[in-house]
RNA sequence: UAGAGUUUGAUCCUGGCUCAGAGUGAACGCUGGCGGCGUGCCUAACACAUGCAAGUCGAACGAUGAUUGGAGAGCUUGCUCUUCAUGAUUAGUGGCGCACGGGUGAGUAAUGCAUAGGUAAUGUGCCCCUUAGAGGGGGAUAGCCACUGGAAACGGUGAUUAAUACCCCAUACUCCUUCUGGUCAUAAGGCCAGUCGGGAAAUGUUUUUCGCUAAGGGAUCAGCCUAUGUCCUAUCUGGUAGUUGGUGAGGUAACGGCUCACCAAGCCAAUGACGGGUAUCUGGUUUGAGAGGAUGAUCAGACACACUGGAACUGAGACACGGUCCAGACUCCUACGGGAGGCAGCAGUGAGGAAUAUUGCACAAUGGAGGAAACUCUGAUGCAGCAACGCCGCGUGGAGGAUGACGCAUUUCGGUGUGUAAACUCCUUUUGUACGGAACGAAACGGCUCUGGUUAAUACCUGGGGCUAAUGACGGUACCGUAAGAAUAAGCACCGGCUAACUACGUGCCAGCAGCCGCGGUAAUACGUAGGGUGCAAGCGUUAAUCGGAAUUACUGGGCGUAAAGCGUGCGCAGGCGGUUUUGUAAGACAGGCGUGAGAUCCCCGGGCUCAACCUGGGAAUGGCGCUUGUGACUGCAAAGCUGGAGUGCGGCAGAGGGGGAUGGAAUUCCGCGUGUAGCAGUGAAAUGCGUAGAUAUGCGGAGGAACACCGAUGGCGAAGGCAAUCCCCUGGGCCUGCACUGACGCUCAUGCACGAAAGCGUGGGGAGCAAACAGGAUUAGAUACCCUGGUAGUCCACGCCCUAAACGAUGUCAACUGGUUGUUGGACGGCUUGCUGUUCAGUAACGAAGCUAACGCGUGAAGUUGACCGCCUGGGGAGUACGGCCGCAAGGUUGAAACUCAAAGGAAUUGACGGGGACCCGCACAAGCGGUGGAUGAUGUGGUUUAAUUCGAUGCAACGCGAAAAACCUUACCUACCCUUGACAUUGAUAGAAUCCUGUAGAGAUACGGGAGUGCCGGCUUGCCGGAACUUGAAAACAGGUGCUGCACGGCUGUCGUCAGCUCGUGUCGUGAGAUGUUGGGUUAAGUCCCGCAACGAGCGCAACCCACGUCCUUAGUUGCCAGCAUUUCGGAUGGGAACUCUAAGGAGACUGCCUUCGUAAGGAGGAGGAAGGUGUGGACGACGUCAAGUCAUCAUGGCCCUUACGGCCAGGGCUACACACGUGCUACAAUGGGGCGUACAAAGAGCAGCAAUACCGCGAGGUGGAGCAAAUCUCAAAAACGCCUCCCAGUUCAGAUUGCACUCUGCAACUCGAGUGCAUGAAGUUGGAAUCGCUAGUAAUCGUAGAUCAGCAUUGCUACGGUGAAUACGUUCCCGGGUCUUGUACUCACCGCCCGUCACACCAUGGGAGUUGAUUUCACCCGAAGCGGGGAUGCUAAAGUAGCUACCUUCCACGGUGGAAUCAGCGACUGGGGUGAAGUCGUAACAAGGUAACCGUAA
Repeated sequence: UAGAGUUUGAUCCUGGCUCAGAGUGAACGCUGGCGGCGUGCCUAACACAUGCAAGUCGAACGAUGAUUGGAGAGCUUGCUCUUCAUGAUUAGUGGCGCACGGGUGAGUAAUGCAUAGGUAAUGUGCCCCUUAGAGGGGGAUAGCCACUGGAAACGGUGAUUAAUACCCCAUACUCCUUCUGGUCAUAAGGCCAGUCGGGAAAUGUUUUUCGCUAAGGGAUCAGCCUAUGUCCUAUCUGGUAGUUGGUGAGGUAACGGCUCACCAAGCCAAUGACGGGUAUCUGGUUUGAGAGGAUGAUCAGACACACUGGAACUGAGACACGGUCCAGACUCCUACGGGAGGCAGCAGUGAGGAAUAUUGCACAAUGGAGGAAACUCUGAUGCAGCAACGCCGCGUGGAGGAUGACGCAUUUCGGUGUGUAAACUCCUUUUGUACGGAACGAAACGGCUCUGGUUAAUACCUGGGGCUAAUGACGGUACCGUAAGAAUAAGCACCGGCUAACUACGUGCCAGCAGCCGCGGUAAUACGUAGGGUGCAAGCGUUAAUCGGAAUUACUGGGCGUAAAGCGUGCGCAGGCGGUUUUGUAAGACAGGCGUGAGAUCCCCGGGCUCAACCUGGGAAUGGCGCUUGUGACUGCAAAGCUGGAGUGCGGCAGAGGGGGAUGGAAUUCCGCGUGUAGCAGUGAAAUGCGUAGAUAUGCGGAGGAACACCGAUGGCGAAGGCAAUCCCCUGGGCCUGCACUGACGCUCAUGCACGAAAGCGUGGGGAGCAAACAGGAUUAGAUACCCUGGUAGUCCACGCCCUAAACGAUGUCAACUGGUUGUUGGACGGCUUGCUGUUCAGUAACGAAGCUAACGCGUGAAGUUGACCGCCUGGGGAGUACGGCCGCAAGGUUGAAACUCAAAGGAAUUGACGGGGACCCGCACAAGCGGUGGAUGAUGUGGUUUAAUUCGAUGCAACGCGAAAAACCUUACCUACCCUUGACAUUGAUAGAAUCCUGUAGAGAUACGGGAGUGCCGGCUUGCCGGAACUUGAAAACAGGUGCUGCACGGCUGUCGUCAGCUCGUGUCGUGAGAUGUUGGGUUAAGUCCCGCAACGAGCGCAACCCACGUCCUUAGUUGCCAGCAUUUCGGAUGGGAACUCUAAGGAGACUGCCUUCGUAAGGAGGAGGAAGGUGUGGACGACGUCAAGUCAUCAUGGCCCUUACGGCCAGGGCUACACACGUGCUACAAUGGGGCGUACAAAGAGCAGCAAUACCGCGAGGUGGAGCAAAUCUCAAAAACGCCUCCCAGUUCAGAUUGCACUCUGCAACUCGAGUGCAUGAAGUUGGAAUCGCUAGUAAUCGUAGAUCAGCAUUGCUACGGUGAAUACGUUCCCGGGUCUUGUACUCACCGCCCGUCACACCAUGGGAGUUGAUUUCACCCGAAGCGGGGAUGCUAAAGUAGCUACCUUCCACGGUGGAAUCAGCGACUGGGGUGAAGUCGUAACAAGGUAACCGUAA
C1' cells in the first nucleotide's frame, strides 16, 4: 500500500482492454462579480518596419568656450572689449567598461553536465596585504586648417599640435633564462647558494588621496587533467594511419600527437568499440506507500549559440549577441561605379499554429558600468496594462413566512413534486457606487554641530552621536471614514452499470449516443426536449499528453507439465558460482571521525501581509562521493595442508550401445520343369486386372533383394535421435564390492564445436516387397479423395549435403533435504529348511502421506523444501510473415519486425444438449398377425387459383370431418348499393309522457310522415296533488361503439413431449468455486416401486392409493320394475298376492403376494391352492418441474396504439357453396363370408310439451289426416342389424351406385344462386389399388346396427355415446422411430436445424516487391583555393638612425564551391504479392462426436 467493469449458460484461473485519482506554460465549448500572489510563442534557431536596450571620465589631453561673479578699459549709461575665477560641451586623442547583465536551446551522447578529486602542469584587470621604486631624454599623430575624390558609405594629399598615447637610455632583489653546486624527495620535481644574458615606470597637485612600475602573498574568476554516473538500437561486429606509443623539436598561461620529423606496430571492442537515431545537462518538477516512472516552462547553477560557414585581431579575460575580416543566402539603398544590414535584448509586425500579452511608466528602491564626487547611463530591475492561464480568499444576502398561492411537470384524477422556494414582514451592507481623509516602502548620501582616532595641526581623512533640508514610477494606490440601498453579481456537466442522481413526451436499428460493457427495430430511467434530481462552483466540461491503479517488465515484487514461455541433445572456452583446516593481507564488508553534498524547492518550528495563497528567520533533510582511523567473523587474494566432492588403478557383472566383416532359415516375388483344369483375384457390391498362348492350386529345382516370427516383457542399452537373426574382430559408456592412489582437479555455460528420425538433394550402385506422383476401375450431384487393380521416384548400400518434427515426460542441467507400500531389471552382503527371506546400491513402473497446484494432477525418478548456472515468456490476429544479415546445390533453415485490426484469444473444471460413441431398459417402436389408406365415385377440410367479396384464425409430429354440437335470410365478422351520427347498447341528465296496443301512405327495406285507443304500480297525505320504481321521449355534453392492430406487452384457457418417471428442497458433508452428494452403485418393479449398500439423513411435487364405472356376494328398500311358489285369468305379471330371483339404488363385504411349495440376505420372482375376480382385476377421471416467445386480443378479460358523419350503427341483395389443379380425413364399393325377396329372435344407452306421438284411416313412397298416452323404470320415438329359408352363378352382372330427366313430399317469410327426402326412369368410374404409409395385443381388431347434441329444416358419410357377433399373433429386441438411466467425447450452450474452414466475386484500409525517379545525410578521391594565423620576404615604404618595423609578392593549412564514386535514409511509382475489415452472395463441407477416412507434427509431390 483500497479497487471496479468486461471472455462463460454458470465457475475458477491466466490475460489484455477500459474506468475512478493527482498534476499541466495548455487549447477548445458554454458561462463569467471582485481582490491578492504568480504565470504567459511548447509551433518557424522563420523573416523583420520603427523606437529604445552601453556607456562614462574635462580630477589624462589638445580644442571650442555658453552661463554666472569680480576687476579694469572704452563710451552711444547700457552696450562693447580685456583679464581673473566659475564651469557646460559636439566631435577627436587617451583610460576603464563593452567577455557583465539580458535572450535562446539550433548543435552536442561527450571537447557537455552531475558528484568526488588533482593541477609539484597554469593564468588572473579591478580589490586587499607586504616590500622596493618612480632618474634622464625623444620624436610623432588624430582633432583643427587648406586643397581634393565619391551619389553615398567613406576617403586622399599637404601643413600644424597635446597627453596618464608612443619610443630610447639608466637602475632593479627573492622575476625570466643558461650553467654549476648542495639538499629534500621522487613519476615528472621542490628548496637553497652562485652565475652569463635579459626585462620597468606617469606624472598631475601646495600637500595628502587617487594613479604608475617591479616582486611576493591573498581573495576572486578562469584554463587543463582524472575517476564514477549519464537515452534507444546488434536487422550497426569489427573500428582506427596522427591512429597507439617512443625519441627529438616546435607551440601554449599550462600538461599533452596539440603540431611536426623519425622509429616501433600498436590502440579500442561482446563489461558493446565503430555506426545510426534521438536529445542541452543539473538542482529540481510531477506521480507513486516506497522502489521506481515521466519530465527539465517560470526560479537557480553549468554548457552551447548569436542570419549560415570559416578566421583571427584587441584584451587580464573573446576567437566576442547590439566588434573586425572573408565566403554564402536573403533584404534594402544606388547616380549601376558601389554600398548598408542581422530583435534566439524590451516592446512591436508579418508568417506558422489549437495556442501565448503593451511599440506603457520610472531609475523612487535593489543591482551594474564609468567617475574623486555630484552625477550620467541602465527595456537589468521596480511597477503598471492585457488574459479565469493557475493557486488562494471574498461575495451574489440574513431571519421569519402555508391557504403549502400562481405557473410548470406528473397523476391511479384523489393527489404529488418544484417548495419556505416565491410573494410578504423585519434586518444587515462584505463587494460595487458616490464623497472625504490617507500611508509603509526613504534612509543612506548631503548640510550644521559635538566627539574619538590619526597628525606638528583646531587642515584633510576616518569612526560614532545629535539636529536638519531634499528625494516616490507605482499613486491619490493599499488602508480608514461617511451616505443611500437587497440594492450591482450563477453557471456548467451529469442522472443504464462502473458512479452520487428518474419521470413524462417525441423518435422507432431512423435520427442519434458511447470511456468500457453497450443503448435505439412503437411502452427507451442509455437518443432529443421538458420537469425534477445529483455533483462541482466563478467556474464547469471536453480534448491532448504524464505518473498512478498495472505485481501488466515483477530490485522491492511475476512466471515457463496443460494458459505465452525449457534451446532436439551433448561437449565445452570466456563468464557466474564453488568442500574442509591454518597463517598472512585488507580489495569487498562493518564501525567511528572529518570534508563535501550552492542557494531556492520539499518537510518541521516560528514571524509578516485582517486569513490564505504568497513572502520571510531558523532547523532538519539531501539515501551520494571522497579522506582518515580501527576490526578481522564472512567473501576475495597469497601460501601451506586435508579427504568427504571429482577422478585413476586393481577385481567382478549385465546389456537390441556404436563401427566393420562373415553366415543362416522362414516368407513374398520372379524363372525353369512336372501334375492339373476353368477359373483366379478383388469388394459393402462390383469392375478394371490375370487366365484355354493353360492361370489360381500343387511338387521339385533355381535367382534376387529386403526384413529378421517365436524368445519379447509398463524388459535392456544409449546424451538425444535411436538400437532386435547368429558368429567373429575393433570400440565407447554404465553398475557393484573392497583396497590403494591424486588432492577441489568441481557445477553450470552466452559465442563456439559435434551429433541429430523421416522426408528431401548430389554422384555411383541396387531394386524382391511396399509405394507419393501417375493411369485405369468403382463410389458420388461432383470425387482431381476414401475402396480396388496396376505403378515410377523413394524405401536398401557407399560417399557427400540438408538440420527440421507433437525432436514430448509438451517437465533444462547439477547438488542437498523431506512419511510409506507393491512389482520388476543388474549387482553386493547376510540368515537358512536350498528356495524362500532380510539388508543395501544403481535403474525402471504402479499407488499414495505431508506439501504444492487455477484445477487436472505431481508426490524421494517432485510439478514438495532449498541452493548454483543457463535458456525462454509478457493479449489475440497480422506472423514465425516482410526487409536485412548468416548458412544451403536447391528445397529451405536461422535470426526476426512494423503498419493495421479486435475486446477478447486462452487453460482447467461444471451443468446441460448433442454424437453416423458405449452399456442397460421401455413403448403396437420393430417383428408376428388382422384390417385399412395411397388407385375409383361422391362427401368434407386445406392449399392454390379466381372473385366486388370468395370474412378471419389454425400450418411437421402437436393445422387440414380443426374453431364450426348445423353458412338459404339471420348467423356474418366479407362485398355492392341505400341510409343514421350522443348513436343498436351503458351511466349522468334539464324536460315531457304511464307502459302498451291497433292502424294508414311512400319505399327493396332500414326509415319517414301520420291516425286512433289507453291512463296502471308503490308511498305520503286533505278528495287532489306531490314523490318514487321501471318504461318511452329527449337539447347540450361527458361519452358510447370497433370480430380494427399487437398472442413477440398480458391474464385465463388449451395443445405437446407424456401417464414418460421423473423434478426439487432443508440440514449436513465434499469442492476456492460453478456445483456435487442425496437422486449414483448391486438387485427388483409398470414406476426415483421397493430392498440392500453408501456422507448422508429427511422432506416436498409427481408414481401408487384415495374418486367413478364394470365384474361376485350380503344388508336395506319393493314402484312405474320382477314372478319362484299359491290363487284368479279375457292368457297379456293382466289381477290377487309375494319380497324369493332379475333389476333398480343406497350402504357394506371382498384381493392383501394373505396361504402353500420353491429361488433369493432382502425387496421380490416362479408355480399352486382357494376364489366371481390374482399379483396396479378391467376401463376412466386425474397430467410433476418445465420445453416449444407453441395456439388463442375472433369465447371472455385486458395494457398500449389506431378510427370517431366512420375501421361505429341499420338495412336489401350477393358472398363464405367459385374450380384447370394438389393434399389430408372419412363414406360407399369393386361382390357369392355377397345382392335381392320372404320369415323371424335377442340389446344397451338415450331423448321427449313451440315436444315425442301410439292404435286407426289415406298414399307405391316420402308423407298426410287425426290425437290415446306421456313432463316419462308407467306413454312415445322403436323397426334393432347381424340370423334362417328361397333365388342369382362370376358377368361391369339381379355387383356398384355417381350423374341426369320427369313427378312429388317436408321445413320455412323465402329452397334460383344454395336444403333434405320420396317414386319412376337413367346406370358413370370402379374387377382389391405403384412408391410409400396408418390403426390395433381381448370382449381388443374386424363387422353390425341403435341413440344423442347442434337443429325451423338440413349429417344412412362428421362428432359423441350405446350395445350385438367376435378373431389372429407376439420367436424376440439385431434394425427403424420415440423415451428413460449411467458413462464417454465435444471447439455446441440460440445448445447439431449447433459450430465452423478455404477459394471466388464486391467495397475499403494499411503494407511488401517493383523498371525507375526525386531528395536528404554521411563519406572517399581529385580540382579550386577567399579571409586569416604561421613561414619566406624585397631592388618597395616608414618616425625617433637601430642587429628596427611594415609590406607587395611567394607559400603550408584551410571555409565555401566543383567533378566522380560509395553507403544509409526518405518520398513518389505502371504493375504485382499476400494481409485485414465489411454485410448479404457463390462453390463445396476440411475441423469440433469415432465429425462420418481419428486428429495432429515435420517433409515431398